This is a predicted structure of a 73-nucleotide RNA (transfer RNA) from an Atopobiaceae bacterium. Its Rfam family is "tRNA". Rfam links the family to the GO term triplet codon-amino acid adaptor activity. It is annotated as a transfer RNA. The prediction has a mean pLDDT of 80.

[in-house]
RNA sequence: GCCAGCGUAGCUCAGUUGGCAGAGCAACGGUUUUGUAAACCGUGGGUCGCCGGUUCGAGCCCGGCCGCUGGCU
Repeated sequence: GCCAGCGUAGCUCAGUUGGCAGAGCAACGGUUUUGUAAACCGUGGGUCGCCGGUUCGAGCCCGGCCGCUGGCU
């Protein structure tokens, strides 16, 4: 330099027919316990990498850029 994949909650990831952004773990609060852990109940947490475009409507489609990973040279 070229090609491919990935970027969504603190972490691991779903979300693909374009139509209210989710799960598990973690965190926080509560119940239980002498106390901790476990268990159970509940709560909060997001500029969907950035900038544009298409559309009534974009996490999703298109273009550019940035970052990470892998391959080729």